This is a predicted structure of a 72-nucleotide RNA (transfer RNA) from an Anaerolineaceae bacterium. NCBI's taxonomy places the organism under Bacteria, Bacillati, Chloroflexota, Anaerolineae, Anaerolineaceae. Rfam family: tRNA. About the family: Transfer RNA (tRNA) molecules are approximately 80 nucleotides in length.
RNA sequence: GUCCACGUAGCCAAGCGGAAAGGCGGCGGUCUGCAAAAUCGCGAUGCGCGGGUUCGAUUCCCGCCGUGGACU
Numbered sequence: 001g002u003c004c005a006c007g008u009a010g011c012c013a014a015g016c017g018g019a020a021a022g023g024c025g026g027c028g029g030u031c032u033g034c035a036a037a038a039u040c041g042c043g044a045u046g047c048g049c050g051g052g053u054u055c056g057a058u059u060c061c062c063g064c065c066g067u068g069g070a071c072u
Stems, first nucleotide, its partner, number of pairs: 001071007010024003018055001026042005048064005
């Protein structure tokens, strides 16, 4: 330099046009003499940033930024 993949809550991660599952962690309740364990409940001013397409975008298109990889 060229090409490819990825960027979603504190962390991991699904979804891939009608608008965000799950797990871990955290907080609160129950339980317990106290705690642990168990169990119930509680999360995303919105999906890296900016634009475009669309009635509608995390999802499609363009650019940029970041991370990883391949090639020379």